[in-house]
RNA sequence: CGAUGAGAUAGAGGCGCAAUUUAAAAUGAGUAGCAUAUUGGAGUGGCCCAUGAUGAAGAUAUGUGAAAGGGUUAAGUUGCCGAAGUGAAUGAAGACUAGGGUAUGUCUGACUUUGCUGGUAGUUAGCUGAACAAGUUAACUACUGUCAUGGAAAAAACGUGAUGAGCUGUUGAUCGA
Numbered sequence: 001c002g003a004u005g006a007g008a009u010a011g012a013g014g015c016g017c018a019a020u021u022u023a024a025a026a027u028g029a030g031u032a033g034c035a036u037a038u039u040g041g042a043g044u045g046g047c048c049c050a051u052g053a054u055g056a057a058g059a060u061a062u063g064u065g066a067a068a069g070g071g072u073u074a075a076g077u078u079g080c081c082g083a084a085g086u087g088a089a090u091g092a093a094g095a096c097u098a099g100g101g102u103a104u105g106u107c108u109g110a111c112u113u114u115g116c117u118g119g120u121a122g123u124u125a126g127c128u129g130a131a132c133a134a135g136u137u138a139a140c141u142a143c144u145g146u147c148a149u150g151g152a153a154a155a156a157a158c159g160u161g162a163u164g165a166g167c168u169g170u171u172g173a174u175c176g177a
Base pairs, nucleotide, nucleotide: 001176002175003174004173007171008170009169010168011167014081016080017079018078019077020076021075022074023073024072033064034063035062036061037060038059039058043051044050046102047101048100049099084117085116086115087114088113089112093108094107095106096105118144119143120142121141122140123139124138125137126136127135128134145163146162147161148160149159150158
């Protein structure tokens, strides 16, 4: 000096990422439920209890009338730059359940393995959702970071291609000259 490896360590991108606390308003919703009347005619959300022709479920009309989850705004705190998100597998721990109880029902899911995505914003479509909130996936557009390359003798503007196991600084190991 060069080559090899997910070497070690510290950093950068910006409306940067995630978690969490407090406060406020909205949505949920004139919904669920309850009461009365009419209709209806045997069940009431899996199972047991309870309840039901002294009329179940459902439907209509009138009156009354919630809550949870999720999200928005503002002010902070913490951890960070595969921050984080997501597909698949596994699944600790827990929550909810109809009139009461309960689970083989529903939901949230720690840890681990593996695949994909550099970041932000917008549009369209799909999925979740009450939602034209929000999230997520794909495509496209714009902006942006990094590297290579042209510009170029050195820069800048600008162009092309690629994208995080990347890039920059320091440093270590092995091999070769």